RNA sequence: UCUCGUAAAUAGCAAACCUGUUGAAAAGCAGAGUACGCAAAGUCAUGGAUCUAAUGUUGUGGAAACACAAUUAAGAUUGCCAGGCCGCCAAA
Numbered sequence: 001u002c003u004c005g006u007a008a009a010u011a012g013c014a015a016a017c018c019u020g021u022u023g024a025a026a027a028g029c030a031g032a033g034u035a036c037g038c039a040a041a042g043u044c045a046u047g048g049a050u051c052u053a054a055u056g057u058u059g060u061g062g063a064a065a066c067a068c069a070a071u072u073a074a075g076a077u078u079g080c081c082a083g084g085c086c087g088c089c090a091a092a
Base pairs, nucleotide, nucleotide: 005089012038013037017033018031019030020029021028022027036079042085043084044083046082047081048080049077050076051075056071057070058069059068060067061066
């Protein structure tokens, strides 16, 4: 230096639950206690996947308002997978 994450050490992140709050929802943010887990659980929604369906479209009913159904990402998840960028330790 490269590969690698089986050794050691230091440091770090924080699921679910509860409360408040934002949102149509999925979900996000903040807080208390805690610790399911993580060697990229750092970062970027780029590809796939998944979740939601406000809005739009179509259909049905209706005089209309509207209701119901199907579909729709422009919404969301990086702690689902891949890829990009960057990075701590350092055994063999």